Predicted 3D model of a 72-nucleotide RNA (transfer RNA) from an Opitutaceae bacterium. The same sequence occurs in records of 2 taxa.

RNA sequence: GCCGGGUUAGCUCAGUGGUAGAGCCCGCGAUUUGUAAUCGCGUGGUCGUCGGUUCGAUCCCGACACCCGGCU
Numbered sequence: 001g002c003c004g005g006g007u008u009a010g011c012u013c014a015g016u017g018g019u020a021g022a023g024c025c026c027g028c029g030a031u032u033u034g035u036a037a038u039c040g041c042g043u044g045g046u047c048g049u050c051g052g053u054u055c056g057a058u059c060c061c062g063a064c065a066c067c068c069g070g071c072u
Base pairs, nucleotide, nucleotide: 001071002070003069004068005067006066007065010024011023012022013021018055026042027041028040029039030038048064049063050062051061052060
């Protein structure tokens, strides 16, 4: 330099155009003599950045940044 994959909650990851979700973590509550376990509820997001397409973009297109892999 070229090619491919990835970037979404504190962490691990879903989400193929129509109000962003799960598990874990954390907070509160129930249960228990108490703890753990279990159950219920809740908090938490400029969806990497900037543009474009569209009535509407996490999703489609382009450029850039960063991470991983391959080729040279």

The sequence is in RNAcentral, with records from ENA and MGnify. Its Rfam family is "tRNA".